Notes: This is a predicted complex of two RNAs, RNase P RNA and transfer RNA, with 446 nucleotides together. Rfam match: Bacterial RNase P class A. Its family is annotated with ribonuclease P activity, dimeric ribonuclease P complex and tRNA processing in the Gene Ontology. The coordinates come from a structure-prediction model, not an experiment, and the mean pLDDT is 78.

RNA sequence: AGGAGCGCGAGUCCGGAUCGCUGUCGGGGGCCUCGGUCCACCGGUAGAGGAAAGUCCGAGCUCCACAGGGCAGGAUGCCGGGUAACGCCCGGGCGGCGAGAGCCGAUGGAAAGUGCCACAGAGAGCAGACCGCCGAUGACCCUUCGGGGCACAGGUAAGGGUGAAAGGGUGCGGUAAGAGCGCACCGGGUCCCUGGUAACAGUGGAUCGCAUGGCAAACCCCAUCCGGAGCAAGGCCAAGCAGGGACGAGGAGCUGCCCGCUCCAUUCGAGUCCCGGGUCGGCUGCACGAGCUUCAUGGCAACAUGGAGCCCAGAGAAAUGAUUCGGCCCCGGAAACGGGGACAGAACUCGGCUUAUUCCGCGCACCGAGCC
RNA sequence: GUCCUCGUAGCUCAGUUGGAUAGAGCGGCUGCCUCCUAAGCAGCAGGUCCCGCGUUCGAAUCGCGGCGAGGACA
Numbered sequence: 001a002g003g004a005g006c007g008c009g010a011g012u013c014c015g016g017a018u019c020g021c022u023g024u025c026g027g028g029g030g031c032c033u034c035g036g037u038c039c040a041c042c043g044g045u046a047g048a049g050g051a052a053a054g055u056c057c058g059a060g061c062u063c064c065a066c067a068g069g070g071c072a073g074g075a076u077g078c079c080g081g082g083u084a085a086c087g088c089c090c091g092g093g094c095g096g097c098g099a100g101a102g103c104c105g106a107u108g109g110a111a112a113g114u115g116c117c118a119c120a121g122a123g124a125g126c127a128g129a130c131c132g133c134c135g136a137u138g139a140c141c142c143u144u145c146g147g148g149g150c151a152c153a154g155g156u157a158a159g160g161g162u163g164a165a166a167g168g169g170u171g172c173g174g175u176a177a178g179a180g181c182g183c184a185c186c187g188g189g190u191c192c193c194u195g196g197u198a199a200c201a202g203u204g205g206a207u208c209g210c211a212u213g214g215c216a217a218a219c220c221c222c223a224u225c226c227g228g229a230g231c232a233a234g235g236c237c238a239a240g241c242a243g244g245g246a247c248g249a250g251g252a253g254c255u256g257c258c259c260g261c262u263c264c265a266u267u268c269g270a271g272u273c274c275c276g277g278g279u280c281g282g283c284u285g286c287a288c289g290a291g292c293u294u295c296a297u298g299g300c301a302a303c304a305u306g307g308a309g310c311c312c313a314g315a316g317a318a319a320u321g322a323u324u325c326g327g328c329c330c331c332g333g334a335a336a337c338g339g340g341g342a343c344a345g346a347a348c349u350c351g352g353c354u355u356a357u358u359c360c361g362c363g364c365a366c367c368g369a370g371c372c
Numbered sequence: 373g374u375c376c377u378c379g380u381a382g383c384u385c386a387g388u389u390g391g392a393u394a395g396a397g398c399g400g401c402u403g404c405c406u407c408c409u410a411a412g413c414a415g416c417a418g419g420u421c422c423c424g425c426g427u428u429c430g431a432a433u434c435g436c437g438g439c440g441a442g443g444a445c446a
Stems, first nucleotide, its partner, number of pairs: 002367002005364005013327007021047007028039005049343001053354002056352005061230004073226005078092005093107001094105004108221002113219002115215003130160002132156003137153002140149003168186006187210001188208005193202003234284004243275005250264005291310008328341005373445007382398004391429001400416005422438005
């Protein structure tokens, strides 16, 4: 060089011009009840993300419910720490994979109980005699009386075979053959000691021949946590229609005014005022927050504390764009030139996780022929 | 926006206290029957059990993550 493993960063590729869109500030103009409201107006300013996504966890906030406790149900599950909290993160232990850097693990309990372990196999759980081995002992047969045979009773888990799994492993002794039956080493259980906050570890000591296979992402047991609904939560204002109360005799049209006329009302009450709930609708909740940038200190780290600076989208489920010029990178091509530059888009707000993602850049550590 | 359910052959569905070659009906293809077609009879093909990872001796079935479809609520 190459291969392979982690952790970060950036990401409409960058810059300009023109034309727009949404919010907001200022100005201008129109309208009216003179305080507001509106706009084919002018100018300034701000305007998507690392995942805004999935809605899988945890919270803030809001309303409802609630004396306390239990049952049921759900979630989590080695230890320590971080955090507002978490099923998240950091560090460590243990197990597995890899040559290594490193990666993966729902990783409490199987001597509380229940259940399951298909097929195969003799036997699948306080196991088992199919083949094999033996037949010491007892029976039977033969005998030259030394013994031999048979494989009937029976013994045997060493060997074969079945299976994912057959009740520690290797060796020596032992035996009729065998067997932790005995012993040595290795492995394992219990208690102690030592180290560690702990999980846990140990060429540590004593003791036990070894007594209990797997599955709890089977029921279950143990420990911890969990009330329900969700911004379409909730709060404020409030047309219209209907209702209640008080006063109460006029009201409408011809008709601008008076007279007059007509109609309606005066028990079923015109009209005016007030009241409660509240529909359409409007405002709010709603962006100053577990905030962002940077520095210092503590900590292995997650993170915490302090200083300085900053204000940063927000709706009508509707804006955040388009065109063009120049440049950059990649691919094709001899060149001219052509093609491409992802995934995706806020809707109450945060902390995480998961998933999608082009061209890249940076840092750390590993393997490594050959060369120096 | 907040939730719920489902995904097995071309179509409609069985199969789930985990057990092996995953089935049924309709459809398709081939042959028989018929003068021909339909019906009937015989046979055959056809599956990533939506995808990935895990638990387990063993996964369509259990767990987690994703993808897709349908539905409910103003």